This is a predicted structure of a 74-nucleotide RNA (transfer RNA) from Candidatus Ruminimicrobiellum caprinum. Taxonomically the source falls in Candidatus Ruminimicrobiellum (Bacteria, Pseudomonadati, Endomicrobiia, Endomicrobiales). Model confidence (mean pLDDT): 81 of 100. Its Rfam family is "tRNA". The family's RNA type in Rfam is transfer RNA.
C1' cells in the first nucleotide's frame, strides 16, 4: 500500500428487481396464569439500518468519500 467481504434493536440475523408503518428470534418491562418461581399465553419499551454527501418524487436498499472489523495478495 491494493483487493474483497460484514456494519440494521441490549445479543443473534433477516429485509438489498428503489415504494405501503423497517421486521424476526432471544433479552427487557408489565398483566394472565401458580402459594411462589418456572413453563406456557397476552400486551409493550427499544432502531434517524456504522458515519458523511450525492442521485431520485422515494434510499437499509444504487453512487462516491470516510471508519472499524475479518480475508487475500503486496
Nucleotide at each position: 500500500c491494493g483487493g474483497g467481504g460484514u456494519g440494521u434493536a441490549g445479543c443473534a440475523c433477516a429485509g438489498u428487481u428503489g415504494g405501503c408503518u423497517a421486521g424476526u428470534g432471544c433479552g427487557c418491562u408489565c398483566c394472565c396464569u401458580u402459594c411462589g418461581g418456572g413453563u406456557g399465553g397476552g400486551a409493550g419499551a427499544g432502531g434517524u439500518c456504522g458515519c458523511u454527501g450525492g442521485u431520485u418524487c422515494a434510499a437499509a436498499u444504487c453512487c462516491g468519500g470516510u471508519c472499524a472489523c475479518c480475508c487475500c495478495g503486496a